[in-house]
RNA sequence: AGGGUUUGAUCCUGGCUCAGGGUAAACGCUAGCGGCGCACUUAAUACAUGCAAGCCGAACGGAAAUGCAGUCUAAAGUCAAAAGUCUCAAGCUUAGCUUGUGACUCCUAAACUUGUGACUGUAUUUCAGUGGCGGACGGGUGAGUAACACGUAGCUUUAACUAACAUGCCCCCACACGGGGAAUAACCUCCCGAAAGGAAGGCUAAUACCCCAUAAUGCCUUUGGGUUAAAGUGUGAGCGUGUGGGGAGUGGGCUGCGUCCUAUCAGCUUGUUGGUGAGGUAAUGGCUCACCAAGGCUAUGACGGGUAGCCGGUCUUUGAGGACGGCCAGCCACACGGGCACUGAGACACGGGCCCGACUCCUACGGGAGGCAGCAGUAGGGAAUAUUGGGCAAUGCCUGAAAGGGUGACCCAGUGACGCCGCGUGCUCGAUGAAGCCCUUCGGGGUGUAAAGAGCUUUUCUGGGAGAAGAAGGUUGCCUAAGGCAACCUGACGGUAUCCCAGGAAUAAGCCACGGCUAACUCUGUGCCAGCAGCCGCGGUAAUACAGAGGUGGCAAGCGUUACCCGGAUUCACUGGGCGUAAAGGGCGUCUAGGCCGCCUUGUGUGUUAGGAGUGAAAUCCCUUGGCUUAACCAAGGAAUUGCUUCUAAUACUGCAAGACUUGAGAGUGAGAGAGGGAGGUAGAACUGCCGGAGUAGCGGUGAAAUGCGUAGAUACCGGUAGGAAUCCCAAUGGCGAAGGCAGCCUCCUGGCUCACUUCUGACGCUGAAGCGCUAAGCGUGGGGAGCAAACAGGAUUAGAUACCCUGGUAGUCCACGCCCUAAACGAUGCAGGCUAGGUGUUUAAAGGUGCCGCAGCUAACGCAUUAAGCCUGCCGCCUGGGGACUACGGCCGCAAGACUAAAACUCAAGGGAAUUGACGGGGGCCCGCACAAGCGGUGGAGCACGUGGUUCAAUUCGAUGAUAAGCGAAGAACCUUACCAGGGCUUGACAUUUAGCUCUUGAUGCUUUCCCCGAAAGGGGGAAGAAUACUGCUUUGCAGUAGGUGCUAAACAGGUGGUGCAUGGCUGUCGUCAGCUCGUGUCGUAGGACGUCGGGUUAAGUCCCCUAACGAGCGCAACCCCUGCCCUUAGUUGCUACCGCAAGAGCACUCUAAGGGGACCGCCAAAGAAAGUUUGGAGGAAGGAGGGGAUGACGUCAAGUCAUCAUGCCCCUUAUGCCCUGGGCGACACACGUGCUACAGUGGCCACUACAAAGGGAAGCAAACUCGCAAGGGGGAGCAAAUCCCAAAAAAGUGGCCAUGGUUCGGAUUGGAGUCUGAAACUCGACUCCAUGAAGGAGGAAUCGCUAGUAAUCGUGGGUCAGCCAUACCACGGUGAAUAAGUACUCGGGCCUUGUACACACCGCCCGUCACACCAACCGAGUGGGAGGCACCCAAAGUCCCGUCCAGUAAAGGGCCUAAGGUGUCUUUCAUGAGGGGGGUGAAGUCGUAACAAGGUAGCCG
Repeated sequence: AGGGUUUGAUCCUGGCUCAGGGUAAACGCUAGCGGCGCACUUAAUACAUGCAAGCCGAACGGAAAUGCAGUCUAAAGUCAAAAGUCUCAAGCUUAGCUUGUGACUCCUAAACUUGUGACUGUAUUUCAGUGGCGGACGGGUGAGUAACACGUAGCUUUAACUAACAUGCCCCCACACGGGGAAUAACCUCCCGAAAGGAAGGCUAAUACCCCAUAAUGCCUUUGGGUUAAAGUGUGAGCGUGUGGGGAGUGGGCUGCGUCCUAUCAGCUUGUUGGUGAGGUAAUGGCUCACCAAGGCUAUGACGGGUAGCCGGUCUUUGAGGACGGCCAGCCACACGGGCACUGAGACACGGGCCCGACUCCUACGGGAGGCAGCAGUAGGGAAUAUUGGGCAAUGCCUGAAAGGGUGACCCAGUGACGCCGCGUGCUCGAUGAAGCCCUUCGGGGUGUAAAGAGCUUUUCUGGGAGAAGAAGGUUGCCUAAGGCAACCUGACGGUAUCCCAGGAAUAAGCCACGGCUAACUCUGUGCCAGCAGCCGCGGUAAUACAGAGGUGGCAAGCGUUACCCGGAUUCACUGGGCGUAAAGGGCGUCUAGGCCGCCUUGUGUGUUAGGAGUGAAAUCCCUUGGCUUAACCAAGGAAUUGCUUCUAAUACUGCAAGACUUGAGAGUGAGAGAGGGAGGUAGAACUGCCGGAGUAGCGGUGAAAUGCGUAGAUACCGGUAGGAAUCCCAAUGGCGAAGGCAGCCUCCUGGCUCACUUCUGACGCUGAAGCGCUAAGCGUGGGGAGCAAACAGGAUUAGAUACCCUGGUAGUCCACGCCCUAAACGAUGCAGGCUAGGUGUUUAAAGGUGCCGCAGCUAACGCAUUAAGCCUGCCGCCUGGGGACUACGGCCGCAAGACUAAAACUCAAGGGAAUUGACGGGGGCCCGCACAAGCGGUGGAGCACGUGGUUCAAUUCGAUGAUAAGCGAAGAACCUUACCAGGGCUUGACAUUUAGCUCUUGAUGCUUUCCCCGAAAGGGGGAAGAAUACUGCUUUGCAGUAGGUGCUAAACAGGUGGUGCAUGGCUGUCGUCAGCUCGUGUCGUAGGACGUCGGGUUAAGUCCCCUAACGAGCGCAACCCCUGCCCUUAGUUGCUACCGCAAGAGCACUCUAAGGGGACCGCCAAAGAAAGUUUGGAGGAAGGAGGGGAUGACGUCAAGUCAUCAUGCCCCUUAUGCCCUGGGCGACACACGUGCUACAGUGGCCACUACAAAGGGAAGCAAACUCGCAAGGGGGAGCAAAUCCCAAAAAAGUGGCCAUGGUUCGGAUUGGAGUCUGAAACUCGACUCCAUGAAGGAGGAAUCGCUAGUAAUCGUGGGUCAGCCAUACCACGGUGAAUAAGUACUCGGGCCUUGUACACACCGCCCGUCACACCAACCGAGUGGGAGGCACCCAAAGUCCCGUCCAGUAAAGGGCCUAAGGUGUCUUUCAUGAGGGGGGUGAAGUCGUAACAAGGUAGCCG
């Protein structure tokens, strides 16, 4: 920085799209680690549970616990006896009993001891309550709000003039803190209630409350005066209280400027705007109220609607801009929805209150409770967003004198690749290169030093060890004036970061893309299928675009996709666009607001410029440093913050004020031209009607007709009369007008323009939204109505013809008045002014107007060019892809038709302009061709032959299909051919090459000969005989090996007339033997391209000449080649010749043969022509203007034909789609077409006789003579590998004869019979011969073909293929031998120039509309259902305020105003939905026509 995409190509306009950056993201695949950030964008939906605002006993009365002290005291012990219990022992009548020993316990008097409990005092801790401070901060959210809400700059005072605030805690200063009193919670008693909670009675304290005193510097004031305070507590230092003043910080209010979309919202407003007074507030103010006035806002956008928290900033951008407002920071608003106040310094209060509403929960049904938009968490919604974690250690906040307490603020941890940043997944060696995989031209190449293998390292990882910073404060002690010193204590994170040791490459790579844009290519599969796709577009059998694989490219713990923003997009253009034809100049004028404005002077200093001051929070961005190992991140300093306010200065320009000027503008006087406008009058021609005359059969109309008119007398002609409309010639490229528009002549009224004089005014000007007026056609009412003429009718045309053509014909056209307000209302060009070469026409003295050509310049080009589309200035209007849509809805106007204004959904990747090359035209010009015309002969009708279509068939093999297929491939289908069908067989094969094993030499399943069986044959099965290579070695009757050969087995492979001619080569047809097709250099053009190659002549020809921005050249044309026509030379056998019966012999003059030469060139003459080229005529010549014929086919077109000549890529078949055999078919037959043959007869047929060719062919051949047969032919076999012999007879012609117009002596089809020949074989399916038969056909409709001279026509001859032949075909040869044209109007084809084009697959093109079907979105719609809002009325909670209570004050009840919610009615608006309706868009194929593009077949288009 640009790229892709409209076209055959080009330039331009113009949209769509891509590459970049970004994100609070989500989704897909994948995933090793860490740091720093971020994390409900949706339902301001509903919330279980826990926590998020408490603290103070140094304000107070109490309660509880504990310690200490005091008083009182219960109980126990000390002493004695008895009793009881228990233990041990013994005995017994054994659930035990009795006796004994010992221990313990109980009771009791006094004293003593201990000290339970109570009380008092005191200390500590805890606690409900009174009281104080804080719950207005911190935290959340963005619903509402378009507003002083936010941002920014100011004001809220000063010395003074007109001039509105508050402030707890904190700091400073001054003063004060004296007395007294009445209550009340807690507590006690008791009542109601399920609960929440509440009532009554009684007691008590305070830093709670009240009173008195004191009183200014406070407040009020009528300036006299009036009025107002406090609280205590602590051992103490002290803390606290009251009043006043000041400060700091904070808050309230006001103001300038800035802050989205919509005019399809244009008018809004009654507390509304202002005043006076009052109320209210901390304070101004209609903030509220009473009265008075009638104002206020608005095109610089009021009012309304929609959307939205605002900003610092963030993203992007070169910038200017554009988009956004998550985290962080500032402000605002809100706290379930709505209303309200209370308390307080501060709230109309997120975790306070009251009321209404919705919802949820509890309930004993009476009544109550609640509010996560705090932190976690749950449900729901959603594409989507985390833990019911730890800690108050740090930083803050609240409270307290403090210790301390509290704190989901905060600090940390957890989850998530969501983002940014960093690290790693190893490093060094290691093959002319493993395996695998992929590709391959089969040689090889790629993956790839990649791996393996060797050595090294250890970030990370695992195990172990050590182990922080973040801590400052605080407490205690000591010393102190301030303060200092010492010790001790405090870490959630965390045994974390970090460091050390050991181990071992160990634990760690994916994602997307690879047709172009855009870096990266191959194979396979698929076959317009499946699929891809951001745009263009890929896919229909060779897909670098689908899917997979290999390889490659890019990025990397990520990579892609989706969504959104900016960029690219100068595609809303301030920087920085346009409007003749691409989108876009208003139809025209006039004028208001607005914008802009000549020249000189003075003042001012608005804008402007310069400098200073204040502010522009911090963070962010940028720069420089610093801290985490680096970075991200964080910190410090600087710069910046482009702005606003203010002061000073300057005065060119701008604004304002004042004065002057004349050139812009206007006026005056005098002239001038004109279809300018309005009104009235008048004239002639024509037309039509009527009347009259005269006159007779038609007129009229058309491409041709008909309808129509006319014998009731038309048309045509003459005369008269009436009517309406329009004004011939002049007339023009002319004139006038603002445009629409204006035309006989005369008169009246009237607008504008031009010129002269340079007299006057003195910037009075330009433009112009809105408004107003005019505006061709059209509408209404009333007149008028000759001609013309929508609609309508008839006649034609046509497939149809609601058209074009014709005959009629009504509105209308005309006049008056009133509407409409649109046109391709066009110069597709707004108005005004200035400047910038010329030439020429017209009106014309000049000026001015109106045209043409043209320079500079401009333009995409075309073109414009002093009448600009050039260079500038001012103002207005308009445009922003195509369609939808000059539409819908709404508004406004209209009698209506409709006009103006004017969208969206949806859909497409285009749409468009100019020019270029072609192609095409029922466009034009020029020219050519057997193209037509002029002729001759045919085809189309008949029969037959051949080919094709169709049909049939087991098969009728395949191909060729307008010209350019169809007697074509096929120059030979009975078998073969043969590819087709049926049946039967073979499987390394009918054919080629190679390898391995075996076989064979003592002889085979091979070779040669031969035999047998089955079979239609192929083939299958079996037997006999015979022959058989070379070399080497050795252990030499032979064996072994090698080479060669044969066969078998196995494997590679063969084979395919199977597919694709749209994968191809080669070959061919056709345009067309038409004259064209191109290139180099140069020039012109932005380019495609043009010139050259056009033009004037000429030619068969782009043949040649002249001219010329062209000059040359190439492929074509022509010539060179072959045949033929004349002459010459050379050469003569088999040819020819004299002589001749023939042969021999002789000769080479002639014919001929076959080699080489000559000859023709507009060379000569005349004429034409500017000249040249050339043409016409003539001479000479065998031939004259290319002598005749052939070969020769430019660049290219038709995806023309051929894969079945051949070759060939790919695909397909492989005991068959290959190969072999027998038989059949290619020969079928209702029919259609093409090409031919033979005819229809007398220019003929038949019979007989007699002539004259050329060119070919011949050995598995041509075959003579002779002979047999009516003949086909048979026998025969001379001659000839050919100028020698044979085929071989030429026929038409000629001579003579017969036939006489008839389906015949024409014609020969068809059929019967009998034969011949070829061939294994003539049934399907050969040719020929003879006898017999004797069909159609009497010259061929529409249409159509060939031919211009040795041609047509006609006559025969030969050859190839070939055993034979369906050959009437094809290719050649000669014989006889015409007619007509000398032109280019038409048909067909072609060439050149030009023109139009919406075509480029190129007219067999393109393309329009209805209808039918499907889908989509929007509109209308009887209506229906929600939301929002306005107005009126009803009802009215809580609550403030007011009223209210014997004289004053006061509580309560009660009342009043206002009012949320609710209700009724009505209106507006918006969303959703709705039977049905009309149009629109899209869709591969449908139906009907053919409107447009060419003169599009009626020029098209606008209203």
The RNA shown here (small-subunit ribosomal RNA) has 1503 nucleotides and comes from an uncultured bacterium. Its mean pLDDT, the model's own confidence on a scale to 100, is 83. Its Rfam family is "Bacterial small subunit ribosomal RNA". Its family is annotated with structural constituent of ribosome and ribosome in the Gene Ontology.